Predicted 3D model of a 71-nucleotide RNA (transfer RNA) from Candidatus Pacearchaeota archaeon CG10_big_fil_rev_8_21_14_0_10_35_13. Its Rfam family is "tRNA". Rfam classes the family as a transfer RNA.

């Protein structure tokens, strides 16, 4: 320089065009004499810019950041 591939609440993962989802975390409340563990609930997220389409986390185009692979 080329190519591929990943990028989703703190963390992790799941979602092949129609409401972002789950599991740790975090905050309440119930239970317990108290802790732990259980149960209910809530709070938070698509890497950016453009585009296609009635409608994009998904298609397409550029960027970025990580990888691997070739020169």
């Nucleotide at each position: 320089g080329c190519a591929c591939c990943a990028u989703u609440a703190g963390u992790a993962u799941a979602g092949u065009g129609g409401c972002a989802g789950u599991a740790u975390a975090c905050a309440g409340c119930c239970u317990u004499g108290c802790c732990a563990a259980g149960g209910c609930u809530g709070u938070g997220a698509c890497c950016c810019g453009g585009g296609u389409c009635c409608g994009a986390a998904u298609c397409c185009c550029g960027g970025a950041u990580g990888g691997u692979g070739c020169a």